Predicted 3D model of a 321-nucleotide part of an RNA (large-subunit ribosomal RNA, domain IV) from a Microcaldota archaeon. The coordinates come from a structure-prediction model, not an experiment, and the mean pLDDT is 86. NCBI's taxonomy places the organism under Archaea, Nanobdellati, Microcaldota. It matches the Rfam family "Archaeal large subunit ribosomal RNA". Rfam links the family to the GO terms structural constituent of ribosome and ribosome. The RNAcentral record of the full RNA draws on ENA.

Context: one part of a larger RNA
RNA sequence: UCCGCCUUAGGGAACUAGGCAAACUGGCCCCGUAUCCUCGGUAGAAGGGGUGCCCGCGGUCCUUCGGGAACCGCGGGUCGCAGUGACAAGGGGGAGGCGACUGUUUAACAAAAACGUAGGGGGCUGCUAGUCCGAAAGGAUGAGUACAGCCCCUGAGGCCUGCCCAGUGCCGGUGUGUGAAGACCGGUUUCAACCGGUUCAAGCCCCGGUAAACGGCGGCGGUAACUCUGACCGUCUUAAGGUAGCGUAAUCCCUUGCCGUUUAAUUGACGGCCUGCAUGAAUGGCUUAACGACCUCCCCGCUGUCCCAAGGCGGAACCCG
Numbered sequence: 001u002c003c004g005c006c007u008u009a010g011g012g013a014a015c016u017a018g019g020c021a022a023a024c025u026g027g028c029c030c031c032g033u034a035u036c037c038u039c040g041g042u043a044g045a046a047g048g049g050g051u052g053c054c055c056g057c058g059g060u061c062c063u064u065c066g067g068g069a070a071c072c073g074c075g076g077g078u079c080g081c082a083g084u085g086a087c088a089a090g091g092g093g094g095a096g097g098c099g100a101c102u103g104u105u106u107a108a109c110a111a112a113a114a115c116g117u118a119g120g121g122g123g124c125u126g127c128u129a130g131u132c133c134g135a136a137a138g139g140a141u142g143a144g145u146a147c148a149g150c151c152c153c154u155g156a157g158g159c160c161u162g163c164c165c166a167g168u169g170c171c172g173g174u175g176u177g178u179g180a181a182g183a184c185c186g187g188u189u190u191c192a193a194c195c196g197g198u199u200c201a202a203g204c205c206c207c208g209g210u211a212a213a214c215g216g217c218g219g220c221g222g223u224a225a226c227u228c229u230g231a232c233c234g235u236c237u238u239a240a241g242g243u244a245g246c247g248u249a250a251u252c253c254c255u256u257g258c259c260g261u262u263u264a265a266u267u268g269a270c271g272g273c274c275u276g277c278a279u280g281a282a283u284g285g286c287u288u289a290a291c292g293a294c295c296u297c298c299c300c301g302c303u304g305u306c307c308c309a310a311g312g313c314g315g316a317a318c319c320c321g
Base pairs, nucleotide, nucleotide: 001316002315003314004313005312006311007310008309010307011306014305019302027051028050029049030048031047036041038156052078053077054076055075056074057073058072059071060070061068062067079083091300092299093298094297095296096295097294098292099291103115104114119154120153121152122151123150124149125148130141131140132139133138157287158286159285160284162217163216164215167214168213169210170209171208172207173206175205177204178203182199183198184197185196186195187194218236219235220234221233222232245279246276257273258272259271260270261269262268
């Protein structure tokens, strides 16, 4: 010096990306518990008291009435620094983000806000079905039958889910267009060929529907009796010009936006504001009790993380032999 472990005056996160690690807490009994809430919970909330041993007494239960096991309780005494005396054995609280939750995952760098999930929506399918595997035979779903099976999207609950069908896709419809081979008719030819015409399926074209299908959801100028702002007006333009919500956000470039709270001091956090570079409604929007080895901020307690290091125990390295 390295590995494992123990103790430490005063201070107590000043350490650090970050309280990482360690420490505090800890069992059981009693008292007592805010906020929010889906009334279940949050709750072991928080916080406080007790705990050994000895003696006496009471209760429940059993009893061959002498008494006895276990547990609960009352009173008195006694020892230590310390009584769940060792072992075992939650630190706590406040706020926000994401995901509803229990669950699942990268065997051996990722456990998560990823996957799944009940719940919501859509599509295909009447069974010799639809979907999947297979060249087929055949097999699975299923010895099921639409309250079913398969596929896709969303993801508890609560409040909701606006406008656009022009493009792409899908569905339906129609026949004046287009439309291969074939068939028919005609021409040419010895024949085969070849040429022209007619007929003609799907598809395309055309007409309509469909966005919880893929997706999309404007610009410029003017205007109110201070100023500012612009309910209002004009104009260009689109398929339609972003509604409700939320908003400097896991989304904001400028940005450490501005204001407030928190600090002595804060590119942090939280609450507001909105000029949204480039939010926005099942690619779901907003909200939400409970839950989380998730992520972020703050407070209390506690500590060798640190100020700042010291000492001790065990092992290794190392030195001597």